[in-house]
RNA sequence: CAAACAGGUGACUAGGGUUCCGGUCCGCCACGGCGCGGGCGCCAGGUCCGAGAGUUGCCGGCCAGGGGCGCGCACCCCGGGUGACACGGAGGGAUAAAAGCCCGGGAGAU
Numbered sequence: 001c002a003a004a005c006a007g008g009u010g011a012c013u014a015g016g017g018u019u020c021c022g023g024u025c026c027g028c029c030a031c032g033g034c035g036c037g038g039g040c041g042c043c044a045g046g047u048c049c050g051a052g053a054g055u056u057g058c059c060g061g062c063c064a065g066g067g068g069c070g071c072g073c074a075c076c077c078c079g080g081g082u083g084a085c086a087c088g089g090a091g092g093g094a095u096a097a098a099a100g101c102c103c104g105g106g107a108g109a110u
Stems, first nucleotide, its partner, number of pairs: 005060001007059006015049002020046002022043001023040006029033001061082003065078004085105001087108001091103003
């Protein structure tokens, strides 16, 4: 001493709220009804949202090599390798709503 599109996508987690379900509290009634209305997300639940700077799978990209093939280009096949670093508002946006979501590896800082 090779390989930085800071690629795409799935699952999940930290985290997030409250449409829906469940929970809980209050009230009501023809009340022992899966009943009706309202409050609570300071409610460790289910559904749900969910990371550039979290985890992981898959698909591409790239690097070097072997083979198809005597040589070169292209193409195809085969296994191998490769991605380091990453502090970060305010404000705005979506959804029912919020957020480490999106604007955004943005502004800015170093």